[in-house]
């Protein structure tokens, strides 16, 4: 330098053929339960969907560029 994949909540990840409210598990906080803890149950908080631009009535999803991470290939002295 070329190719491919990834980037969505604190962590790990879903998200279907573009469609109305962006979710799951763990964690955190609160409540119930207990003499207390743990477990269990219930609820809540937490998101610029990496960044920028574009297409569209409408984008997490499509297109372009950039950044970062991973894998593969190649090149030079």
């Nucleotide at each position: 330098g070329g190719g491919c994949g990834g980037u969505u909540a604190g962590c790990g990840c879903a998200g279907c053929u573009g469609g109305u409210u962006a979710g799951c598990g763990c964690g955190u906080u609160a409540g119930u339960u207990u003499g207390a803890c743990a477990u269990a149950c219930u609820a809540a908080a937490g998101g610029u969907c990496a960044c920028a631009g574009g297409u569209u009535c409408g984008a997490g999803c499509c297109c372009u560029g950039u950044a970062c991470c991973g894998c593969c290939c190649a090149c030079c002295a």
Background
This is a predicted structure of a 77-nucleotide RNA (transfer RNA) from a Candidatus Omnitrophota bacterium. It matches the Rfam family "tRNA". Rfam classes the family as a transfer RNA. Taxonomically the source falls in Candidatus Omnitrophota (Bacteria, Pseudomonadati). The prediction has a mean pLDDT of 80.